[in-house]
RNA sequence: AGAGUUUGAUCCUGGCUCAGAAUGAACGCUGGCGGCGUGCCUAACACAUGCAAGUCGAACGAGAAAUCUCCUGCUUGCAGGAGAGAGUAAAGUGGCGAACGGGUGAGUAUCGCGUGGGUAAUUUACCUCUGAAUCCGGGAUAACCCGCCGAAAGGCGUGCUAAUACCGGAUAAUAUCUUGCAGCUUAGGUUGUCAAGAUCAAAGGUGGCCUCUACAUGUAAGCUACCGUUUAGAGAUAAGCCCGCGUGCCAUUAGCUAGUUGGUGGGGUAAUGGCCCACCAAGGCGACGAUGGCUAGCUGGUCUGAGAGGAUGAUCAGCCACACUGGAACUGAGACACGGUCCAGACUCCUACGGGAGGCAGCAGUGAGGAAUCUUGCGCAAUGGGGGAAACCCUGACGCAGCAACGCCGCGUGAGUGAUGAAGGCCUUCGGGUCGUAAAGCUCUGUCAAGUGGGAAGAACCUGCCGGAUGCCAAUACCAUCAGGCACUGACGGUACCACUGAAGGAAGCACCGGCUAACUCCGUGCCAGCAGCCGCGGUAAGACGGAGGGUGCAAGCGUUAUUCGGAAUUACUGGGCGUAAAGCGCACGUAGGCGGCUACUCAAGUCAGAGGUGAAAGCCCGGGGCUCAACCCCGGAACUGCCUUUGAAACUAGGUAGCUAGAAUCUUGGAGAGGCGAGUGGAAUUCCGAGUGUAGAGGUGAAAUUCGUAGAUAUUCGGAAGAACACCAGUGGCGAAGGCGACUCGCUGGACAAGUAUUGACGCCGAGGUACGAAAGCGUGGGGAGCAAACAGGAUUAGAGACCCUGGUAGUCCACGCCGUAAACGAUGAGAACUAGACGUUAUUUCUGUUUUUCAGAACUAGUGUCGAAGCUAACGCGUUAAGUUCUCCGCCUGGGGAGUACGGCCGCAAGGCUAAAACUCAAAGGAAUUGACGGGGGCCCGCACAAGCGGUGGAGCAUGUGGUUUAAUUCGAUGCUACGCGAAGAACCUUACCUACCCUUGAAAUCCCUGGAACCUUGCGGAGACGCGAGGGUGCCUUCGGGAACCAGGUGACAGGUGCUGCAUGGCUGUCGUCAGCUCGUGUCGUGAGAUGUUGGGUUAAGUCCCGUAACGAGCGCAACCCUUGUCCUUAGUUGCCAGCGGUUCGGCCGGGAACUCUAAGGAGACUGCCGGUGAUAAACCGGAGGAAGGUGGGGAUGACGUCAAGUCAUCAUGGCCCUUACGGGUAGGGCUACACACAUGCUACAAUGGGUAGUACAGAGGGCUGCCAAACUGCAAAGUGGAGCUAAUCUCAGAAAACUACUCGUAGUCCGGAUUGAAGUCUGCAACUCGACUUCAUGAAGUCGGAAUCGCUAGUAAUCGCGAAUCAGAACGUCGCGGUGAAUACGUUCUCGGGCCUUGUACACACCGCCCGUCACACCAUGGGAGUGGGUUGUACCAGAAGCGGGUAGGCUAACCUUCGGGAAGCCGCUCACCACGGUAUGGUUCAUGACUGGGGUGAAGUCGUAACAAGGUAACC
Repeated sequence: AGAGUUUGAUCCUGGCUCAGAAUGAACGCUGGCGGCGUGCCUAACACAUGCAAGUCGAACGAGAAAUCUCCUGCUUGCAGGAGAGAGUAAAGUGGCGAACGGGUGAGUAUCGCGUGGGUAAUUUACCUCUGAAUCCGGGAUAACCCGCCGAAAGGCGUGCUAAUACCGGAUAAUAUCUUGCAGCUUAGGUUGUCAAGAUCAAAGGUGGCCUCUACAUGUAAGCUACCGUUUAGAGAUAAGCCCGCGUGCCAUUAGCUAGUUGGUGGGGUAAUGGCCCACCAAGGCGACGAUGGCUAGCUGGUCUGAGAGGAUGAUCAGCCACACUGGAACUGAGACACGGUCCAGACUCCUACGGGAGGCAGCAGUGAGGAAUCUUGCGCAAUGGGGGAAACCCUGACGCAGCAACGCCGCGUGAGUGAUGAAGGCCUUCGGGUCGUAAAGCUCUGUCAAGUGGGAAGAACCUGCCGGAUGCCAAUACCAUCAGGCACUGACGGUACCACUGAAGGAAGCACCGGCUAACUCCGUGCCAGCAGCCGCGGUAAGACGGAGGGUGCAAGCGUUAUUCGGAAUUACUGGGCGUAAAGCGCACGUAGGCGGCUACUCAAGUCAGAGGUGAAAGCCCGGGGCUCAACCCCGGAACUGCCUUUGAAACUAGGUAGCUAGAAUCUUGGAGAGGCGAGUGGAAUUCCGAGUGUAGAGGUGAAAUUCGUAGAUAUUCGGAAGAACACCAGUGGCGAAGGCGACUCGCUGGACAAGUAUUGACGCCGAGGUACGAAAGCGUGGGGAGCAAACAGGAUUAGAGACCCUGGUAGUCCACGCCGUAAACGAUGAGAACUAGACGUUAUUUCUGUUUUUCAGAACUAGUGUCGAAGCUAACGCGUUAAGUUCUCCGCCUGGGGAGUACGGCCGCAAGGCUAAAACUCAAAGGAAUUGACGGGGGCCCGCACAAGCGGUGGAGCAUGUGGUUUAAUUCGAUGCUACGCGAAGAACCUUACCUACCCUUGAAAUCCCUGGAACCUUGCGGAGACGCGAGGGUGCCUUCGGGAACCAGGUGACAGGUGCUGCAUGGCUGUCGUCAGCUCGUGUCGUGAGAUGUUGGGUUAAGUCCCGUAACGAGCGCAACCCUUGUCCUUAGUUGCCAGCGGUUCGGCCGGGAACUCUAAGGAGACUGCCGGUGAUAAACCGGAGGAAGGUGGGGAUGACGUCAAGUCAUCAUGGCCCUUACGGGUAGGGCUACACACAUGCUACAAUGGGUAGUACAGAGGGCUGCCAAACUGCAAAGUGGAGCUAAUCUCAGAAAACUACUCGUAGUCCGGAUUGAAGUCUGCAACUCGACUUCAUGAAGUCGGAAUCGCUAGUAAUCGCGAAUCAGAACGUCGCGGUGAAUACGUUCUCGGGCCUUGUACACACCGCCCGUCACACCAUGGGAGUGGGUUGUACCAGAAGCGGGUAGGCUAACCUUCGGGAAGCCGCUCACCACGGUAUGGUUCAUGACUGGGGUGAAGUCGUAACAAGGUAACC
């Protein structure tokens, strides 16, 4: 510090997610030791049991028992007594403490907390210092005894008694109060020991001593010391109260308040104060957020972060609040009191049913809740606290231990050496690699743990004793203080630490390994099981699931989950935005508020600087020190960014004063304008009405129909009526704040602008709330209503048509008045101000020039309104003085998509609805701009037998072949739109053959290696369907170093063979198709943030990205073309088997001699290049025409197929990864099947006839094949064929008769002399074998069919059509396939349309790319949510009832020790009663919130559901508001 994720790719916006740190954690797996910390976050839920606050006998009275010892009695095991126990225990009066310490965070949004101040408005027990005092009396009471009540808890009565308990009196001040005087002070203060008056105290205890007094041992008074008591002052400590500032969320909480705000006078308090009361006044708070609601203890700090911030408030520390819930007071220095009291309530327990008891949010512990949080431990040894003079007691505070990897820190689980790189595991390309120096082995060490021993190290002061010093004192005593010595005290503790013993021995796991993110392979699984933080993996080769091996990262831990901060500049103060991504209010005026021109002086609030106080400690940071280190602890420093006080400065801001004119406003003059409102006027058109002319249609549409019309329409002429809108002018022209404004005239009226002088003197800008205006539609009332026209009706269209189209047509549109308040109210761009290049238009005034006035033209300033464009900005598009540039001020708004501009609430509205405005839930995207493609029922240009123009077919019939389907034991398998279907198959009777049935074989039919035997091999018998099995006979070879070896055969063993088994979606190779279409790319450069673009686009041209020109491109590659083959012309060479012009011969056949001319053969050349001429064209490329030429613009044909597409086809040609079978999914044999047959399709053949059929006769090819072959002549047979054997390894022989054609004859339009299927019979040939299942021949038979519906195919010239011939395969078996020649046409105007393709451009929400994407209803399932008759809780307001305990007030009743008394009583107190206040409770009625509710509304999600097709292309009616 960033990364992943929207896309085919890109940039941006924007969310989601990850990597980091942290935790009082929990869960999973694992777990050796130690140190230091931490440990109910949930139910402030309920609690058994024990302990957590006592102590003082030096305040006081009283005072046991068990037990032991002794004595006495005697019923000898009992009774009594004494002593010890013991002035002890327990209890009581009294004092102090119990208000601390400890716990918890329910409540509390508050002076509660934090910070800084104030208290002249206050208190403070114990403590310290200082002063004074401690005198004289009195009456009770508990304990206790006795009696009584009660189950108990407890209570009552009589009687006795003490005090540092209680009371009276005296005295007392610098205390308090009143009055008075004076100084200081803002204040109730303070000073003057001011003056006068009034009022208020006390308690003793213990030790010691005898100087003085009394008794006369020694004690008492006394003295003395200490402790205590009273009073006063000061301090310290602690506390109370008040104030400034700071301290959550919600405005869908906007108004709140009667003790309320203030005053006067009282009461009350330690003290101020409406704190309380009476009276008076009518105030007080609030948009700087009152009131209300929800949530929450606050802080130092903690976590995170670069910081600013954000989150948090465990442990430790400060403050607050609370103590079962609510209320209340008492006591006290202090409480309205955790382990006190009273009352009410709920709960639990006891009960004799009458009554009682209790409060763990103290420490342990229990139950419950929960994902989850410990021992009913030891000790007061230390620290601290209470009491005490002290010893000492108490102390679950605390110190320790226990449990828990809960956290942090440290240590260990060994070290060195060791390569046959062992065994084993895993992988493997089978070579090896890896775990791996890892192990073993050898040599060492001994931390920790274990055991034994040492160590009682340090942690200890206090106190007591000893002697000493000092103070006090009459005192060498006592007491206090100080220093020294001695003694005592340890829970932890079997401590730490040290030594020894033995032994590598007892001690490693967890997560991860697709990317982010370090780390890879095998097996299993097969969209299953599963994983997943995000993207996403898994459908048979998964680096993503599970296991294994290996690796990576951490390590006594590792992962997961949860939460916080970070990354997130994703709330932006630091540090974001608003034209199109979310975001400018529709527009203006204006309140609060924010901001504000120039000059001078002043002030010092803001601001800046210095100083002082404070900012607790701990923590963080720095330095140092102590535990072996560290964590941890100790010491010091720094810091604590803050607040307060004070002294200064004066630039800027604010305030004050005085001025200025550049902002703003006013004034004068002027012209422009659909600016607004009102009144009036006008013509054209439409419709209607009347009349005339006139006749059959009109109207409307893609085409029609509804409709109108013979009752006279439409058309046309004249007249009239009515309403609405204002053609031309008219213009990116004008005006207005926006909405908006358009005939003409008049009236009223707003604003802007120009020129000009003068005036005011900052009067300004923005503007939360607020107010006015605000298109269309809509609403209300009343008018009006021609045209148009929602709804509606009809006609069409359509599968449907609730639409588009047509015919009608009502609201409405118009007017008046009143509402509504919204629009894609748009420049999708808030208002104002300043600055920053220009160019070209246009509107308006003014000024100037030409030119003399009008006119016209030009120039300049200003104000508008447009286009282009520099810098700059922007994600890009674009903006660009009219900014989206650079700045300032103010307002509004945004923070992922959906849910939703919805629900609820509130406000507005007559309603419709508007404004304000969420959440649950759900997704990982949604989006902007631009790019490349693809697509469009977008556009332009162009091509192709693409259409058109033609010729011939298919589709109908029969047959052949293939396919589907069906059938079957099997009908083997593959190919399936074009690009499968006479395809693989150039040929299934057996074989082929892969299929089925049956019978057999198991190292196998064939391969390699090993062992044994034998030559190999030949002949042959029997069984069997055969494979095979059992036999017989013959034969014994080659090389040799004589050991043996090679080849072959048989048997055997195991390694292995074998598989047409699966996967063409694991593959190679090959092939099809787009398409022989003209395209596809690269290097460098340039442009762009980038994807990409450019080049390759453009103007021409071409069959062509062919060529030329232009050009930020210049070049190049694969394609095109050419080079290759063939054919067309000629030449040269050669001349057999081919040829024969001329010569000769002839059996008349190039047959022979001969010839080399020709044809031909097969080698080599020539030829054609737009080369030449003319025209067109940019003078180019090229095109058109012509000449010559066998051939002319690629001459014809072939081979040749760019980058790529279709996961196209093929594992059954072959090869091959993986998987599968191995006495079978392999191998052999026989028979069967692939040839089935209701049917459907495809490709062909033959036909339907006269351009024909039949018969007879007569011509003319080319290209091929042939020795397991082609087969001649001749003979036989009607024929297929047979016999025969010549020739030929082929320009020689042969297949081999070419056929159509031509010449005759016949048939005469018919199911025929057409057509030949089918069937019968007889044959021929091949072959081991023609039954299933061959071809051919002859005779006989003679089916459908009379030119073929919708639809569809081929072909542009030697082509179509038609005719035959040959070949491959092959024993035989073509109507197929591949070739060959013969005869030989028609048509093409043209590119509108169909199909396919190319280039450019445009739109796009498509990119699996239109066979795309995608919307809504309905149906089903699930989820959250709104409404809902209501129902049930919580909380709260108002009114009223009620009123426990208690304080206070009153008091006619009752009672009473201290004091007074005139002895009657009084004062005073208590009880009772009562009044006020008041908790709980109750009644009524509201608010608010939560839960629930039949039914219901929409929303979201879900794999393939239904119906349509709304949007995206002109989305097929442009879309949208």

A computed fold for a 1521-nucleotide RNA from an uncultured bacterium, annotated as small-subunit ribosomal RNA. The sequence is in RNAcentral, with records from Greengenes.